Predicted 3D model of a 74-nucleotide RNA (transfer RNA) from a Candidatus Kerfeldbacteria bacterium. It was read from a public genome assembly. The source organism's lineage runs through Bacteria, Bacteria candidate phyla and Candidatus Kerfeldiibacteriota. Rfam family: tRNA. Rfam's curators write: Transfer RNA (tRNA) molecules are approximately 80 nucleotides in length.
Formats: sequence, structure tokens, C1' cells
RNA sequence: CGGGGUAUAGCGCAGCUGGCUAGCGCGCCUGCUUUGGGAGCAGGAGGUCCUGGGUUCAAAUCCCAGUACCCCGA
Repeated sequence: CGGGGUAUAGCGCAGCUGGCUAGCGCGCCUGCUUUGGGAGCAGGAGGUCCUGGGUUCAAAUCCCAGUACCCCGA
């Protein structure tokens, strides 16, 4: 320098054939249970979907540019 991939909750991921209010597991908080812890049960909080533009009635999803990381080639 060229090509490809990934970026979504604290962590790991799904969703990406545009459509209601963005989900799952673990973790976290509260309550119940327990002498206490753990486990179990019930409830809850937490997201500018990497950044900036564009298309559209509508974008996590499509298009363009950029950033970070990973892989391949030179």
C1' cells in the first nucleotide's frame, strides 16, 4: 500500500431478506428463602446499535467516508 472481516447493555453474543416499544446468557440491584454465604424463586435497572453524512414515510439493518482491532497478500 491492496483485499477481506469485526464494532449492538459491565462481559460474551443474536438480530443485519429495512417496519411496532432492540433482545438472549452471564453479571449487577431489590425482595423472598437461609443462622450467614452459596444455590433457588420473583421482580427491576442498564443501550446516542463505533463516528459523521446520505437514501427512505421509516435505518442496528441499505449506500458513502472515516476510526479502532483482527486476518490474508505485497